RNAcentral holds the full RNA, with entries from ENA. Predicted 3D model of a 346-nucleotide part of an RNA (small-subunit ribosomal RNA, central domain) from an uncultured bacterium.
Context: one part of a larger RNA
RNA sequence: CUGGGUGUAAAGGGUGAGUAGGCGGUUUUGUAAGUCAUAUGUGAAAUCCACAGGCUUAACCUGUGAAUUGCAUAAGAAACUGCAGGACUUGAGUACAGGAGAGGCAAGCGGAAUUCCUAGUGUAGCGGUGAAAUGCGUAGAUAUUAGGAAGAACACCAGUGGCGAAGGCGGCUUGCUGGACUGUAACUGACGCUGAGUCACGAAAGCGUGGGGAGCGAACAGGAUUAGAUACCCUGGUAGUCCACGCCGUAAACGAUGAGCGCUAGGUGUCGGGUCGAGAGAUUCGGUGCCGCAGCAAACGCAAUAAGCGCUCCACCUGGGGAGUACGGUCGCAAGAUUGAAACUC
Numbered sequence: 001c002u003g004g005g006u007g008u009a010a011a012g013g014g015u016g017a018g019u020a021g022g023c024g025g026u027u028u029u030g031u032a033a034g035u036c037a038u039a040u041g042u043g044a045a046a047u048c049c050a051c052a053g054g055c056u057u058a059a060c061c062u063g064u065g066a067a068u069u070g071c072a073u074a075a076g077a078a079a080c081u082g083c084a085g086g087a088c089u090u091g092a093g094u095a096c097a098g099g100a101g102a103g104g105c106a107a108g109c110g111g112a113a114u115u116c117c118u119a120g121u122g123u124a125g126c127g128g129u130g131a132a133a134u135g136c137g138u139a140g141a142u143a144u145u146a147g148g149a150a151g152a153a154c155a156c157c158a159g160u161g162g163c164g165a166a167g168g169c170g171g172c173u174u175g176c177u178g179g180a181c182u183g184u185a186a187c188u189g190a191c192g193c194u195g196a197g198u199c200a201c202g203a204a205a206g207c208g209u210g211g212g213g214a215g216c217g218a219a220c221a222g223g224a225u226u227a228g229a230u231a232c233c234c235u236g237g238u239a240g241u242c243c244a245c246g247c248c249g250u251a252a253a254c255g256a257u258g259a260g261c262g263c264u265a266g267g268u269g270u271c272g273g274g275u276c277g278a279g280a281g282a283u284u285c286g287g288u289g290c291c292g293c294a295g296c297a298a299a300c301g302c303a304a305u306a307a308g309c310g311c312u313c314c315a316c317c318u319g320g321g322g323a324g325u326a327c328g329g330u331c332g333c334a335a336g337a338u339u340g341a342a343a344c345u346c
Stems, first nucleotide, its partner, number of pairs: 003318004007300002012314001014201004021194003025088007033081002035077002038074005049065006091191001092188003095184004103177007110154001114150008125136002162169002206247006215241002220236004258313006266291011295302002319346003328339004
């Protein structure tokens, strides 16, 4: 390489948009590039293969044939693929009518709690733990009442509920804005699927500049525990956590399961629509769960949201360690990221 694979054994890219490329619905006409069949020429000989023959046999040698799977030319075929033209509506999209949603961005507002400040009441403790101590408190703490300030997060509702491509999104109101779903079947008429490169987005932590800083809290300090305790527990506490702008580009970025389309028993919840029905309910489309047949699977399990049966395209794997390391390249302010070996060894 081929083959075989990728939920858990090695292996699905973190996610999307999309270029090249690959693949592509129904029908008709033409063409003849692919395809098929015929003929001719060529495809050196030796070798290989088959059958004969010659050395006593064999190796070896000789002859004949086959093969040389290729290329070119001539005149043909037209099912399939391609190409060109015409038509279609089921794929795809548009329009119109609806309802659902923590989808995104910006601005404003709200209450509970926490901490701090001021004032009142009040007096000796508070706090914390397995038990304590460090700590706070007669300069009046803790508790309680009133007022004020600040920052951050939004209890209940809340739900294998919803939305989003993923990361993710949860107080309320307003503005701007993306997508999905249902129904009608009016319009376009294959406009589609995938997608190497590329571009965009991308939790937390981290980085740069400037703000902000209530609570929490790496580092750090102290108190305990302990043989020790650079920890677990306690008292404090700086970066950070928050905002704006710019970087970083990684995660058990997980459903450890790439995207799209078609097909293959059922049962039972739930969310958003439609139809029928007085209702109960039935049915249908789209999502989200559980159970389960066939089938699959090493087993676990999966099972119309497939890990079943098929097709198309991309990504990735090929014994363990060395190693996601070294070197080189690219990117980054840095941290580092990405691409990614070998010797050696079992």